[in-house]
The RNA shown here (Glycine riboswitch aptamer) has 78 nucleotides and comes from Sedimenticola sp.
Lineage of the source: Bacteria > Pseudomonadati > Pseudomonadota > Sedimenticolaceae > Sedimenticola.

RNA sequence: CUCUGGAGAGCGGCGCGACGGCGCCCACCGACGGGGCAGGGCGGAGGACCGUCCAAACUCUCAGGUACCGGGACAGAG
Numbered sequence: 001c002u003c004u005g006g007a008g009a010g011c012g013g014c015g016c017g018a019c020g021g022c023g024c025c026c027a028c029c030g031a032c033g034g035g036g037c038a039g040g041g042c043g044g045a046g047g048a049c050c051g052u053c054c055a056a057a058c059u060c061u062c063a064g065g066u067a068c069c070g071g072g073a074c075a076g077a078g
Base pairs, nucleotide, nucleotide: 001078002077003076004075005074010026012025013024014023015022016021027066028065029064033062034060035059036058039054040053041052042051043050044049
């Protein structure tokens, strides 16, 4: 890179439209992305402490998503 599998949550309301979609409102989802932290490592310091590094499927929902399509962490094959 290619193929396959792949969850969650409104087919919500209103308006516009070139009928692809877009905007607003309310309610929701977490498995693209992004942010945060326990803890641990390293360094400084007599100690308290300070700085820095590693992050998650945990957490926040900023973005994104909530019939189909599409996307999709992750898994398998090539």
Background
It was read from a public genome assembly, where an Rfam model found it. It matches the Rfam family "Glycine riboswitch aptamer". Clan: Glycine riboswitch clan.